């Protein structure tokens, strides 16, 4: 780093260093000196892999271990199709993203 499978309207943050960016990419719209990214501790969410239980599969629980996360729905939109309706609403779609497993 490429391919594949599956899931993304749930959830769950203090503290310390730091000092201006910051939500992936464009456009929007949004956080942000009442402190942003980044880093550290310590808490918490969750249930993908592995573990252990429950009689084995399947289903369940536990939260031990690996990852992952903790403003806004992947903050909304992107392509392409319907439906109202007059360039705006709403349905479904897939696109890229992220994550998890695996695989070359």
């Nucleotide at each position: 780093c490429g391919c594949u499978u599956a899931u993304c309207u749930a959830g769950a943050g203090a503290g310390g260093u730091g000092g201006a960016g910051g939500g992936a990419u464009u456009g929007g719209c949004c956080c942000u000196a009442u402190g942003a990214a980044a880093c550290c501790u310590c808490a918490g969410c969750a249930a993908c892999c592995g573990g252990u239980c429950a009689u084995u599969a399947a289903u369940g629980a536990c939260a031990c271990g690996g990852u992952g996360c903790u403003a806004a729905u992947u903050c909304c939109a992107a392509u392409a199709a319907g439906c109202a309706a007059u360039u705006u609403g709403c349905u479904u779609u897939g696109a890229a993203g992220a994550u998890a497993a695996g695989u070359u």